[in-house]
RNA sequence: GCAGUAGUUCAGACGGUCGCGCGCGCCGCGCGAGGAAAGUCCGGGCUCCAGAGAGCAGGGUGCCGGGUAACGCCCGGUGAAGGUGACUUCGAGGACAGUGCCACAGAGAACAGACCGCCCACGCCAAAGCCCUCGGGCUCCGUGGGUAAGGGUGAAAAGGUGGUGUAAGAGACCACCGCGCGCUCGGCAACGAGCGUGGCAAGGCAAACCCCACCCGGAGCAAGGCCAUGUAGAGGGGCGCUCGAGGGCUGCUCGCCCGAGCCCCAGGGUAGGCUGCUAGAGGUUCACGGUGACGUGAACCGUAGAGGAAUGAUCGUCAGCGUCGGCCUGGUGACGGAGCGACGCCACAGAACCCGGCUUACGAGCCACUGCGACC
RNA sequence: GGGCCAUUAGCUCAAUCGGUAGAGCAGCGGAUUCUUAAUCCGUUGGCUUCAGGUUCAAGUCCUGAAUGGCCCA
Numbered sequence: 001g002c003a004g005u006a007g008u009u010c011a012g013a014c015g016g017u018c019g020c021g022c023g024c025g026c027c028g029c030g031c032g033a034g035g036a037a038a039g040u041c042c043g044g045g046c047u048c049c050a051g052a053g054a055g056c057a058g059g060g061u062g063c064c065g066g067g068u069a070a071c072g073c074c075c076g077g078u079g080a081a082g083g084u085g086a087c088u089u090c091g092a093g094g095a096c097a098g099u100g101c102c103a104c105a106g107a108g109a110a111c112a113g114a115c116c117g118c119c120c121a122c123g124c125c126a127a128a129g130c131c132c133u134c135g136g137g138c139u140c141c142g143u144g145g146g147u148a149a150g151g152g153u154g155a156a157a158a159g160g161u162g163g164u165g166u167a168a169g170a171g172a173c174c175a176c177c178g179c180g181c182g183c184u185c186g187g188c189a190a191c192g193a194g195c196g197u198g199g200c201a202a203g204g205c206a207a208a209c210c211c212c213a214c215c216c217g218g219a220g221c222a223a224g225g226c227c228a229u230g231u232a233g234a235g236g237g238g239c240g241c242u243c244g245a246g247g248g249c250u251g252c253u254c255g256c257c258c259g260a261g262c263c264c265c266a267g268g269g270u271a272g273g274c275u276g277c278u279a280g281a282g283g284u285u286c287a288c289g290g291u292g293a294c295g296u297g298a299a300c301c302g303u304a305g306a307g308g309a310a311u312g313a314u315c316g317u318c319a320g321c322g323u324c325g326g327c328c329u330g331g332u333g334a335c336g337g338a339g340c341g342a343c344g345c346c347a348c349a350g351a352a353c354c355c356g357g358c359u360u361a362c363g364a365g366c367c368a369c370u371g372c373g374a375c376c
Numbered sequence: 377g378g379g380c381c382a383u384u385a386g387c388u389c390a391a392u393c394g395g396u397a398g399a400g401c402a403g404c405g406g407a408u409u410c411u412u413a414a415u416c417c418g419u420u421g422g423c424u425u426c427a428g429g430u431u432c433a434a435g436u437c438c439u440g441a442a443u444g445g446c447c448c449a
């Protein structure tokens, strides 16, 4: 210098003039969009059902240990995969509980095999080829038996490598690796290391159905509460009044409870105001504990609350960034540093009950680490 | 605020239960016809919205993003 990896900060500042919203001790003062306010993917607080249950169905999570109000989030660790590496990712329990799938190719794809081959015996020795000691032997061909080492097919083929052994082979046997079981050590654990032993066979897929462990009531601020206004209870139908209509508890069942009036059809009126609405698992700083997430303590702060939706416009100065110009300076060089003048300007994007996360969009800077290259 | 669905050839739609993507119309060429239409034959055209993942194999299964539509309140 180039290419990467991980973390973190900011998202302009000050002043004047005019213009907005809220509050107050009121003509003045104070405050006034985000790191994602976004997506609506999760978890809650809060409100109502409701005083409240059990089971089934349904849904979620899925290695271990912690953090948290809680979580599918965060931290640390283990294992696996990817990468030269810094690092990244993981829907990471179970395939002897059961069912299912593995196309095509191939002999055979899990109660899984003999296509080409290899070996033995018999036949043939008629024909062809070779050898020959002129008897015959070998190759080829046929039948039977043995075999799963070699080759082929495939994503995957009855553990792998090297030997012994055999007619030829094969965990048949041996050594090492791998796998199962047992023991010891380290670790809270996931797991790791070592020793011994053994059948030496126990495929893959659960982001297949499923099984196992743990968790889950529902609806949502347009939740809910208060006030005001208004017409038409004029109408039709059904059931019922304690022998229980109707309703509540997500769906279903049980169980429990409310209950004297409910349910359906058609039709009419209103849709206004106030509240919920901002003090919160709140923020900032410091100290201590912890690898860390975070926790404990102390002090300080008061930090939007709109309701068709407020925070805008303009001027000046400064900061930062970009372009151009010129000047000084460090260095062998690549390149860098200080300061001057002119012009221009920030990306993604706007709270709506409030928090804790995740995901996505995006400008400028800082710091650490990895790889490559050039020069000294 | 809440719930649900979709995206495949130029257009309209298929593709079960994961096995390598089809049909019709349109386009192009040929045949037939005096010419055209109709009819017949042949043919081109697809990184399945995008990115990542599982698997031997993905339009299909999983995760995230983009775009569009419907319903309730």
Stems, first nucleotide, its partner, number of pairs: 001372005007366004012318007020032005034348001038359002041357005046220004053254004058216005063077005078092001079090004093211002098209002100205003115151002117147007128139004159177006179198008224275004235265005246258004282301008320345006328337003377448007386401004395432001403419005425441005
Two RNAs folded together computationally: RNase P RNA and transfer RNA, 449 nucleotides in total.